[in-house]
Context: one part of a larger RNA
């Protein structure tokens, strides 16, 4: 820009893409078959491999600063306690998120038309013949079926709902045309943002508010802070007792989403 008014939702599916894998075991059954040795079709169930998708409850990884321990050194006047630097100084753990080696799931089943192949009926040609007329069976292949996208599918689809209202000036064919102004539904912009994200887009919100931060409470993590007292010559140990805490959960208007702005309609013939 189009989809012959402008919108907001929900959809149909022309068409396109993806997927389509396979082993072993058990039962049927030591049955059919076979002198025996051996040993099934058909059918039913179970369990794997490779591949793929989603997810993080559990198992783990990471987790650039959540907690603790600790070495050297410098500083805070000293002790104590902290802080800086040394690969995050080193080490032990670890929330959310992300993730696989982890968890869950998938290919199934079914229908239609067929290929090779196998048939029925059956003449030409009194027989025969699956073929000439006619009718069947039949594949991981084809068309459906499964999943995703999809009306720019120009044949531009469908359904539901919302809005379509005024002022003024001019012209005249007298109910229309043209100019200017207002600006409906709705949208944008701006702002707070995340389950989204390179930007954009998408989603949640903007005081009639829990959108983010802060604060409160909790979960989870770390592992019993500082200080004081006691015991020990001391290193150190014990008690008061836990303290601290990122992304998580719930609550709470304290802070910031203020006010204002921009766009936006007729060929109902």
């Nucleotide at each position: 820009c189009g989809u012959a008014c402008g919108a907001u939702a929900u959809u149909u599916g022309a068409g396109a893409a993806a997927a389509u894998c396979u082993g072993c075991c058990u039962c049927u059954a030591g049955u059919a078959c076979g002198a025996g040795a051996g040993g099934a079709u058909c059918g039913a169930g179970g369990u794997g491999g490779a591949c793929g998708a989603a997810c993080c409850u559990a198992u783990g990884g990471u987790g650039a600063u959540u907690c603790a321990g600790u070495u050297g050194u410098u500083g805070c006047g000293c002790u104590a306690g902290c802080a800086g630097c040394a690969u995050g100084g080193c080490u032990g753990a670890g929330u959310a998120g992300c993730u696989a080696a982890g968890u869950u799931c998938g290919g199934u089943a079914a229908g239609g038309a067929u290929a090779a192949a196998c048939g029925c009926u059956g003449a030409a040609a009194g027989c025969a013949u699956a073929u000439a007329a006619g009718c069947g069976u039949g594949a991981a292949g084809c068309c459906u079926a499964u999943u995703u996208c999809a009306a720019g599918a120009c044949u531009a689809g469908a359904u539901a709902u919302c809005g379509u209202u005024c002022u003024u000036c001019g012209a005249u064919u007298u109910a229309u045309c043209g100019g200017a102004g207002a600006g409906a539904a709705g949208a944008c912009a701006c702002c707070u943002u995340a389950c989204a994200g390179a930007c954009u887009a998408u989603g949640a919100g903007g005081u009639u508010g829990a959108u983010a931060g802060g604060c409160c409470a909790g979960a989870g993590g770390u592992g019993u802070a500082a200080g004081u007292u006691c015991g020990g010559u001391a290193a150190c140990g014990a008690a008061c007792u836990a303290g601290c805490u990122a992304a998580c959960u719930g609550g709470u208007a304290c802070u910031a989403a203020u006010a204002a702005g921009u766009c936006g309609a007729a060929a109902a013939g």
The part of an RNA shown here (large-subunit ribosomal RNA, domain VI) has 269 nucleotides and comes from a Candidatus Scalinduaceae bacterium. Its Rfam family is "Bacterial large subunit ribosomal RNA". Rfam links the family to the GO terms structural constituent of ribosome and ribosome. Model confidence (mean pLDDT): 85 of 100. The RNAcentral record of the full RNA draws on ENA. The source organism's lineage runs through Bacteria, Planctomycetota, Candidatus Brocadiia, Candidatus Brocadiales and Candidatus Scalinduaceae.